Source information: Small-subunit ribosomal RNA, central domain from an uncultured bacterium, 350 nucleotides, folded computationally.
Context: one part of a larger RNA
RNA sequence: CUGGGCGUAAAGGGCGCGUAGGCGGCCGUGCGUGUCGGAUGUGAAAUCUCCGGGCUCAACCCGGAAAGUGCGUCCGAAACUGCAUGGCUCGAGUUCGGGAGAGGGAAUCGGAAUGCAGGGUGUAGCGGUGAAAUGCGUUGAUAUCCUGCAGAACACCGGAGGCGAAGGCGGAUUCCUGGAACGAAACUGACGCUCAGGCGCGAAAGUCGGGGGAGCAAACAGGAUUAGAUACCCUGGUAGUCCCGACCUUAAACGGUGCAUACUCGGGGUGGGGGGAUUUCAACCCCCCCGUCCCUCAGCUAACGCGUUAAGUAUGCCGCCUGGGGAGUACGGCCGCAAGGCUAAAACUC
Numbered sequence: 001c002u003g004g005g006c007g008u009a010a011a012g013g014g015c016g017c018g019u020a021g022g023c024g025g026c027c028g029u030g031c032g033u034g035u036c037g038g039a040u041g042u043g044a045a046a047u048c049u050c051c052g053g054g055c056u057c058a059a060c061c062c063g064g065a066a067a068g069u070g071c072g073u074c075c076g077a078a079a080c081u082g083c084a085u086g087g088c089u090c091g092a093g094u095u096c097g098g099g100a101g102a103g104g105g106a107a108u109c110g111g112a113a114u115g116c117a118g119g120g121u122g123u124a125g126c127g128g129u130g131a132a133a134u135g136c137g138u139u140g141a142u143a144u145c146c147u148g149c150a151g152a153a154c155a156c157c158g159g160a161g162g163c164g165a166a167g168g169c170g171g172a173u174u175c176c177u178g179g180a181a182c183g184a185a186a187c188u189g190a191c192g193c194u195c196a197g198g199c200g201c202g203a204a205a206g207u208c209g210g211g212g213g214a215g216c217a218a219a220c221a222g223g224a225u226u227a228g229a230u231a232c233c234c235u236g237g238u239a240g241u242c243c244c245g246a247c248c249u250u251a252a253a254c255g256g257u258g259c260a261u262a263c264u265c266g267g268g269g270u271g272g273g274g275g276g277a278u279u280u281c282a283a284c285c286c287c288c289c290c291g292u293c294c295c296u297c298a299g300c301u302a303a304c305g306c307g308u309u310a311a312g313u314a315u316g317c318c319g320c321c322u323g324g325g326g327a328g329u330a331c332g333g334c335c336g337c338a339a340g341g342c343u344a345a346a347a348c349u350c
Base pairs, nucleotide, nucleotide: 003322004321005320006319007304008303012318014201015200016199017198021194022193023192025088026087027086028085029084030083031082034080035077036076037075038074039073040072041071042070049065050064051063052062053061054060091191092188093187094186095184096183097182103177104176105175106174107173108172109171110154114150115149116148117147118146119145120144121143125136126135162169163168206247207246208245209244210243211242215241216240220236221235222234223233258317259316260315261314262313263312266295267294268293269292270291271290272289273288274287275286276285299306300305323350324349325348332343333342334341335340
C1' cells in the first nucleotide's frame, strides 16, 4: 500500500465534548479546479511488440515501424465534484405549551433496625455449631421495659418500571441545575455527521491531609476441622467501608455489539406524550410519536443466534485485528506521592 474482518473464533476506544481532517439536503445562475473530448508538442537511446534482414538455425545482432498508461500548450463540453452567488425547507437548531423521571448538586427533616450508656424487672445461664470450643455472664449477662447517644443504610411502594453519555442513580421536603419525549406551528435557513491529537467525566479497591466510626470487615489473634489447614465454620478484630478536600484512571467499564442517517412483513407486553370515539368525565376500545422487553417473516450467520432497538440492505467518519507462547512483559518516553497506568517490542520456541 492492498485484501478480508471485529456479538461468542484475533479485533469496538470505559463514556462524552470537540479542533484539524474526511464526508455532506433541494432548486437556479456563473466560473471551469477535478472530470471528459479534440488538436498539437514532448515523451533520448537501448529494452518490449510487429515487419524485413545478417551469422548454416537459435540465442544474439542490424534496419524500419508501432507503442510509450504521462506531461505542456491551444480549442471545446458542463451532467457530476469543486468554487462563487441567489433562493428553498424536509436535515439541524430556536421559540411556545402542558406533562414524566432513583438525572446532577446543596441544605434540612423522619422512622425501623443495630450498637453503646443510664435506670427498672429478673436469675443462671447466654452465644455459637454438623457437633463443639474460644468468647460473654453472680462486679448480675442473655431476655424484657423506659430514657438517652452514635453512625450507616433507606423495608413496603418496587415493576424484564424510570432517568443518565458512560460510570451510575432509590426515605421525605425545599432550593439551585442538566437532558430527553410529546404537541403546536411562529422563527433561523444546511447552521449538518464523524472525529486523529486535545480537554472533561469515569464503579470498586488503593494513596495523601483533616474529620467520623454503629454495623460489617482484608490483615491479624484465638477456637474448631484436618495427616497438615498459613483455608472453608466459629469468637474477636485493625485498615477500610462514611464525610470534606486532593490524587489514582483501572474493570467481565458487557448488549462482550463505535457513532450518525435512510430503507426493509407481522404479533404480544410495558413506560411517557398526543389524538379519536364513548351525549360529558376516568378507564376499557382505535390511531400517531418516543422509549423499553419478548416472539417471529424475508434476509444475514460457521453455527449459536440476530431479526425496524439488526448481527438485514446501504452510505459517511472514527477505533481496532492479522497464528499460540514469550507479553500487555522488557527497554525508552510520558503520567503518578506511591501502588502503578498509558504507549509497546525482540531473541527464543511450538
The full RNA is in RNAcentral, with records from SILVA. Its mean pLDDT, the model's own confidence on a scale to 100, is 89.